[in-house]
RNA sequence: UGCGGAAAAAGGCAAACCCGCUGAAAGGCGGGGACGCAAAACUACCGGUCUACGGGAUUACCUACGACAGCGGGGUUGCCCAU
Repeated sequence: UGCGGAAAAAGGCAAACCCGCUGAAAGGCGGGGACGCAAAACUACCGGUCUACGGGAUUACCUACGACAGCGGGGUUGCCCAU
């Protein structure tokens, strides 16, 4: 350094839910709170999923320039050390 994630050690993040703010919505931000996570750190490049203000169509629908990194893959970076 690479692979790996057993045992520890230092720590880290924060699901659902509640409150406030914001957004058309999906969602996001802050506080509380912990389901869990060895990258649950960052990144929208690929696949997938969600929403539909607006636009199109006209019975019920379609559509991302919006969103999701805690859906999977890829890229970048980081703590510890059995093999």

A computed fold for an 83-nucleotide RNA from Thioalkalivibrio denitrificans, annotated as c-di-GMP-I riboswitch aptamer. The organism belongs to Thioalkalivibrio, within Bacteria. Its mean pLDDT, the model's own confidence on a scale to 100, is 87. RNAcentral holds the sequence, with entries from Ribocentre.